Molecule: small-subunit ribosomal RNA
Organism: uncultured bacterium
RNA sequence: AGAGUUUGAUCCUGGCUCAGGAUGAACGCUGGCGGCGUGCCUAAUACAUGCAAGUCGAACGCGAAGCCCUUGGGAAACUGAGGGUGGAGAGUGGCGGACGGGUGAGUAACACAUGGCUGACCUGCCCUUCAGAGGGGGACAACGGCUGGAAACGGUCGCUAAUACCCCAUACGCUCGCCGGGCUUAGAAGCCGGUGAGGAAAGGCCGAGGCGCUGAAGGAGGGGGCUGUGGCCCAUCAGCUAGUUGGUAGGGUAACGGCCUACCAAGGCGAGGACGGGUAGGGGGCCUGAGAGGGUGGUCCCCCACACGGGCACUGAGACACGGGCCCGACUCCUACGGGAGGCAGCAGUAAGGGAUAUUGCGACAAUGGGCGAGAGCCUGACGCAGCAACGCCGCGUGCGGGAUGACGGCCUUCGGGUUGUAAACCGCUUUUCAGGAGGAAGAGGAAGGACGGUACUCCUGGAAUAAGUCUCGGCUAACUACGUGCCAGCAGCCGCGGUAAAACGUAGGAGGCGAGCGUUAUCCGGAUUUACUGGGUGUAAAGCGCGUGCAGGCGGUCUUGUAAGUGGUGCGUGAAAGCGCCCGGCUCAACCGGGCGAGGCCGUGCCAGACUGCGAGGCUGGAGGCAGGUAGAGGCGGGUGGAAUUCCGCGUGUAGCAGUGAAAUGCGUAGAUAUGCGGAGGAACACCGAUGGCGAAGGCAAUCCCCUGGACCUGUACUGACGCUCAUGCACGAAAGCGUGGGGAGCAAACAGGAUUAGAUACCCUGGUAGUCCACGCCCUAAACGAUGUCAACUGGUUGUUGGGUCUUCACUGACUCAGUAACGAAGCUAACGCGUGAAGUUGACCGCCUGGGGAGUACGGCCGCAAGGUUGAAACUCAAAGGAAUUGACGGGGACCCGCACAAGCGGUGGAUGAUGUGGUUUAAUUCGAUGCAACGCGAAAAACCUUACCCACCUUUGACAUGUACGGAACUCGCCAGAGAUGGCUUGGUGCUCGAAAGAGAGCCGUAACACAGGUGCUGCAUGGCUGUCGUCAGCUCGUGUCGUGAGAUGUUGGGUUAAGUCCCGCAACGAGCGCAACCCUUGUGUCCUGUUGCCACCCCCUCGAGAGAGGGGAGCACUCUGGACAGACUGCCUCGCUUAAACGAGGAGGAAGGUGGGGAUGACGUCAAGUCAGUAUGGCCCUUACGGCCAGGGCUGCACACGUACUACAAUGCGCGGCACAAAGGGAAGCUAGGCCGUCAGGCGGAGCAAAUCCCCAAAAACCGCGCCCAGUUCAGAUUGUCGUCUGCAACUCGACGACAUGAAGCCGGAAUCGCUAGUAAUCGUGGAUCAGAAUGUCACGGUGAAUACGUUCCCGGGUCUUGUACACACCGCCCGUCACACCAUGGGAGCGGGUUCUGCCAGAAGUAGGUAGCCUAACCGAAAGGAGGGCGCUUACCACGGCAGGGUUCGUGACUGGGGUGAAGUCGUAACAAGGUAACC
Repeated sequence: AGAGUUUGAUCCUGGCUCAGGAUGAACGCUGGCGGCGUGCCUAAUACAUGCAAGUCGAACGCGAAGCCCUUGGGAAACUGAGGGUGGAGAGUGGCGGACGGGUGAGUAACACAUGGCUGACCUGCCCUUCAGAGGGGGACAACGGCUGGAAACGGUCGCUAAUACCCCAUACGCUCGCCGGGCUUAGAAGCCGGUGAGGAAAGGCCGAGGCGCUGAAGGAGGGGGCUGUGGCCCAUCAGCUAGUUGGUAGGGUAACGGCCUACCAAGGCGAGGACGGGUAGGGGGCCUGAGAGGGUGGUCCCCCACACGGGCACUGAGACACGGGCCCGACUCCUACGGGAGGCAGCAGUAAGGGAUAUUGCGACAAUGGGCGAGAGCCUGACGCAGCAACGCCGCGUGCGGGAUGACGGCCUUCGGGUUGUAAACCGCUUUUCAGGAGGAAGAGGAAGGACGGUACUCCUGGAAUAAGUCUCGGCUAACUACGUGCCAGCAGCCGCGGUAAAACGUAGGAGGCGAGCGUUAUCCGGAUUUACUGGGUGUAAAGCGCGUGCAGGCGGUCUUGUAAGUGGUGCGUGAAAGCGCCCGGCUCAACCGGGCGAGGCCGUGCCAGACUGCGAGGCUGGAGGCAGGUAGAGGCGGGUGGAAUUCCGCGUGUAGCAGUGAAAUGCGUAGAUAUGCGGAGGAACACCGAUGGCGAAGGCAAUCCCCUGGACCUGUACUGACGCUCAUGCACGAAAGCGUGGGGAGCAAACAGGAUUAGAUACCCUGGUAGUCCACGCCCUAAACGAUGUCAACUGGUUGUUGGGUCUUCACUGACUCAGUAACGAAGCUAACGCGUGAAGUUGACCGCCUGGGGAGUACGGCCGCAAGGUUGAAACUCAAAGGAAUUGACGGGGACCCGCACAAGCGGUGGAUGAUGUGGUUUAAUUCGAUGCAACGCGAAAAACCUUACCCACCUUUGACAUGUACGGAACUCGCCAGAGAUGGCUUGGUGCUCGAAAGAGAGCCGUAACACAGGUGCUGCAUGGCUGUCGUCAGCUCGUGUCGUGAGAUGUUGGGUUAAGUCCCGCAACGAGCGCAACCCUUGUGUCCUGUUGCCACCCCCUCGAGAGAGGGGAGCACUCUGGACAGACUGCCUCGCUUAAACGAGGAGGAAGGUGGGGAUGACGUCAAGUCAGUAUGGCCCUUACGGCCAGGGCUGCACACGUACUACAAUGCGCGGCACAAAGGGAAGCUAGGCCGUCAGGCGGAGCAAAUCCCCAAAAACCGCGCCCAGUUCAGAUUGUCGUCUGCAACUCGACGACAUGAAGCCGGAAUCGCUAGUAAUCGUGGAUCAGAAUGUCACGGUGAAUACGUUCCCGGGUCUUGUACACACCGCCCGUCACACCAUGGGAGCGGGUUCUGCCAGAAGUAGGUAGCCUAACCGAAAGGAGGGCGCUUACCACGGCAGGGUUCGUGACUGGGGUGAAGUCGUAACAAGGUAACC
């Protein structure tokens, strides 16, 4: 410090997610030791048991046990009485139980923090000072008697002490303005021990001392009160308030105060957020962060609040009191049913809740601290320790060194090996830890005293001994293989893995990380500059209010002066300790602990400064305004006027149509339309001018004239003197549609009706047509109200057009300058890019509005506004991992431009109709084996299924196998014959011994057989695991690279442009320059020529022979001229001429020459790539599967089945024909299990027989159409030939299923083919025959060959395919794309909802415990007064006020629930349509 994730890729915006740190944690797996910390976050739920606050006899009256003394009884044990000591125990009294300890429910508050104030206060114990402590009195507990009750606890009578209580005296003090007076208050001659005097003793008294006491003043520490400032959320809480705000008087308090009461006034608070609601103890600190911030408040410290829920007071210095009291309530317990008792949020502990949090420990307190006491001491679950828990932090260990045959085993493997791995074994060493043994602290100033603890620590002995896990390994992110699984099981933080080869699931091996821990979950901060103060944005990504005006608020020109609030400087005070930081030190180190120093505030206060801001005062003119003079304008309101047009009405002319559309129809018209002429009515809108012209704040504004009226601009200026800018709330205006009332209504026109279109057509088109559109008045208040750009001001290069004004110039036309507006292009700069660019989206300032992922949703609820429609404000649950912007490359478009192709057109011939053939689908079947499926499957794999082939079916058999290699044994191999069987096969049997080495025995090779096992075998699966090969776009002209340049980038440029070409072919231009794969050429063939070659080819010339009258024919020789064979070479290159192309070039047109002319014809040759195209059944091959079978053998059947459908080709339908006869001319091939001549036989298929030929020699071989002659005469025929019958031929082991051919007979459909559709541009189409491969036989298929031999192309509008450029895009699996809404189904959250239930709060009323205060007619009453009666005072009771609980009624608010209902979201393959994205097929959108 960043990374992953939107896309085909890119940049940006933007969300989601991850890596880090942290925790009072929990869970999973694992776990050796020690130190220091920490440990109910949930039920402020309920609690058994024990303990947690007592102490003082030196305040007081009693006073047990024990002990001592005296004395009585008794032998003693023992016992009685008196006294003393002693002090248990309860009581009176004092101090303390207001501290310490716990918890965080409540509390949004002066509760807390921080700084002030208290002249408005209190303060026990402690300290200092001053004064004092005189005199009296009456009780009550304990105790005793009687008595009630189960108990708790009492009642009554009687006795008694005090540092308990009461009275009097005394006065510092307080108060009143003084004098002076008034008021008020105290005492405990107490306690203690010892000493002195006196005294027998006890006791008393006195003095001194200690403790205690009273009043007063002060201190220290503690507390109360007031106040400035600070720190949560919601404005869908906007108004709140009756003791409310203030005053007067009084009460109350320690004290101020509406704190309380009475009266008076009507105030007080609030947008700088009152009131209300929700949440919450606050702080020091802690976590995180670079910081600013954000989160948090457990342990420790400070403060607050609470103590079962609620209320109340008493006592006291202090409480409205955790372990005090009273009452109400709930709960629990006891009970004799009459009544009672209780409060762990103290320490342990229990139950419950929960994911989850410990011992009913030690210290009869050793230390620190606290209470009481004179003290000894007692008490102390505060505290000090120990226990449990890896809960956290820190430290240590589980060994160290050597050790290669790189052991065994495991895993992987290309079978070679690799890896685990120096790891182990093994050898040597060490002893932290561990075990055993011994010693043994500090922690106590000095005397004793140690829970921890026989602990820490030290020493000795022993022995590698006692000690490693966990998570991960697709990317982020460090670490990879195998097997299993097969969208299953599962994983997952995000992206995403898994559908048969998963580094992502599970296991194993290996590896990586951390390590007594490791992972997961939860939460917080960080990363997130993703709420932006530091530090963001707002044209198109989310975001500028529709527009103006303007109060509050914010901001504000220039000069002088004052002031000192802000500001700057400096000093002082404070900001507790702990913590954090730095330094030093103590535990062996560290964690931990100690000491010192820093640091920390929007804090308080003194002083100084006077720039800047503020404030006060006085000026200025540049901002702003005013004044004067001009100018332009659809600016606004109102009133008049005008013409054109539409429609309607009247009259005339006139006749059959008009209107409307893609085409029609509805509609109008013979009752006279449309058309046309004249006249009239009425409403609405104002052609031309008219313009990126003008005006207005925006909405918006258009004939013309008039009235009224707002603003702007220019020029001048001698006026005012900052009067300004912006603007939350407010107010005004605000298109269209809509609403209300009343008018108006020509045209247009939602709704509606009809006609069309269509699968449908509630649309688009047409004919009609009502609201409305218009006017007046009143509402509504929205918009893609847009420049998607808030207002104001300043500054920052230019060019061009235009509107309004001005200055200068010109005679004028003009030109220059300038201010204001409106447009186009562009420097710098900005921007993600597009783009903006003095009219900024540049550089700055002021102020306002708004944004913070998509959906849900501008929805719901609530509020406000509205007559309504609706508007405004405006969420959440839930859900997704994106949603977006700009630009790029493609692809696509019922977008555009250009170009090409038998693409169309122009032609010729076909297919689609018929018969049969063949393939396919379908169907059938035991099987009809399998594959190929738009073009690019379908006479395709198959260049040939009767058996075989053959993979399929049925039946019969076989199991190391039909085939390969290896082992052992036997036998040569082989062969004659017979039996069973459909055959495979099984059984029997005959003959027979070979080759090499060796003397022989024997061995070996090969072959056969037997046996067992490794293995064979599989046309079984996967072409979506593959190689190879092939099809296709397409022989289309394209596809790329290097360097450079441009762009943030994807990319672009080059390759685009102007020409040209069959061509990215070539030329020119150009930020490109070059290059590669393609194109072309090189190759084959064909067309011309030359040379060579000369048999098996050829025969012109020459010679010979034969036949013939001759012409001539045949044969031989000679020859190689010609033809031909097949080698070499030549030839064609736009080379030459003319013209065109604006120049030039490329190129084009024409011409000459030439056998051939513009790539001469044909072939081979197929760029980068596309289709997961085809093929595992051609072969090869990974993986999977079968192994007495999914292998192998055999017989038969099937692949040929047939209601049908489709493709392909054959033959025809006839006269350009058919039949018969005659007669001519090829090329290219093939031939030995072959081709087969001549001859003979057969009507023929063919047979017999047989010459020649392994071929330029012989044979297949006849070419056919053509041509000549004859017949047929338009007819289902002398066309056509299917079908069927009979008889044959041939091949073959075998033609039944199921061959081909022949003869005779038969003679079907068919008379040129609907919609639709195919091929072909020249030696082509068409037509004619010929040959080959396969093959025993079996072509209408296929491959090849030649013969005859056309027509047409104006042209590129259209169809199809393709290429280039451009444009739009929401497509990128790329239009066979994407995608919307209803409906149906499932699930989820949510709104409404008759209501129902709960919480909380308010108002009114009822009621009123305990308590306090007031009153008091009843009752009681020791201290004081009084001689007494009685009084004062007090108590009880009653009563009044306040008030908790409770009750009644009605509101507010919130939560839950609810028949039914609304929409929303989500969910591999549901329904209906096609709305959007391309001109999305009616441009889209608000």